This is a predicted structure of a 70-nucleotide RNA (transfer RNA) from Shinella sp.
[in-house]
RNA sequence: GCAGGCAGGACAAGCGGUAAGUCGCCGGUCUCAUAAACCGGAAAGAUCGGGUUCAACUCCCGAGCCUGCA
Numbered sequence: 001g002c003a004g005g006c007a008g009g010a011c012a013a014g015c016g017g018u019a020a021g022u023c024g025c026c027g028g029u030c031u032c033a034u035a036a037a038c039c040g041g042a043a044a045g046a047u048c049g050g051g052u053u054c055a056a057c058u059c060c061c062g063a064g065c066c067u068g069c070a
Stems, first nucleotide, its partner, number of pairs: 001069006009023003017054001025041005047063005
């Protein structure tokens, strides 16, 4: 210098109309008990700042951090 990525504890979908899923966590059913299985539940407004828009995690600009390439 170039490219990509930053989302609940972890992984991770979404790509303009209000954040899905898996694991984990909490409660319950079951069991002598634990695990498994099944049922229910809680937790994120998205790295930061600005812009566009009726509306932004999604688009644009800048900054920061991480990864890769040169």

Record summary:
Its mean pLDDT, the model's own confidence on a scale to 100, is 83. RNAcentral holds the sequence, with entries from ENA. Rfam family: tRNA. Rfam links the family to the GO term triplet codon-amino acid adaptor activity. The organism belongs to Shinella, within Bacteria.